Description: A computed fold for a 134-nucleotide RNA from uncultured Nocardioides sp., annotated as SAM riboswitch aptamer (S box leader).
[in-house]
RNA sequence: CUCAUCGAGAGGGGCAGAGGGAACGGCCCUGUGAAGCCCCGGCAACCCGCCACAGCGGAUCCUCCGACGAGAACGAGCUGUGGUGACGGUGCUAAUUCCGUCCCGCGCCGAGAGUCGGUGCAGGGAAAGAUGAG
Numbered sequence: 001c002u003c004a005u006c007g008a009g010a011g012g013g014g015c016a017g018a019g020g021g022a023a024c025g026g027c028c029c030u031g032u033g034a035a036g037c038c039c040c041g042g043c044a045a046c047c048c049g050c051c052a053c054a055g056c057g058g059a060u061c062c063u064c065c066g067a068c069g070a071g072a073a074c075g076a077g078c079u080g081u082g083g084u085g086a087c088g089g090u091g092c093u094a095a096u097u098c099c100g101u102c103c104c105g106c107g108c109c110g111a112g113a114g115u116c117g118g119u120g121c122a123g124g125g126a127a128a129g130a131u132g133a134g
Base pairs, nucleotide, nucleotide: 001134002133003132004131005130006129011040012039013038014037015036019029020028021027023101024100025099026098041093042092043091046089047088048085049084050083051082052081053080054079055078056077060076061075062071063070064069097128102125103124104123105121106120107119108118109117110116111115
């Protein structure tokens, strides 16, 4: 930088001692012990394995042929969808990525003028961020 996902899921102990939830605002968590480090669990299924189905598939690889060329049953292979497994590489284990932030839509309220402000939405999109794969 690109792509995918982010409404589900899953905590105990030891050390430590005041912060933490990315930023800002809000709202939360926290001496009934924050961050951090260590140990042991767990969740999930991105990478990975297997199965089924669908599509592509003779350019490449393989086989046949003197060559052109051909290749069945289901070629190898690639892609997608669904299912399944969990040894391994990551990740995660308060709250939707805790909520909001920028734009749009819709509803309500209040002002007035060619709109403005407030507020709500399990409405849509973006930004930012996180994780994985490349």
The source organism's lineage runs through Bacteria, Actinomycetota, Actinomycetes, Nocardioidaceae and Nocardioides. Its mean pLDDT, the model's own confidence on a scale to 100, is 79. The model forms 97% of the base pairs in the Rfam consensus.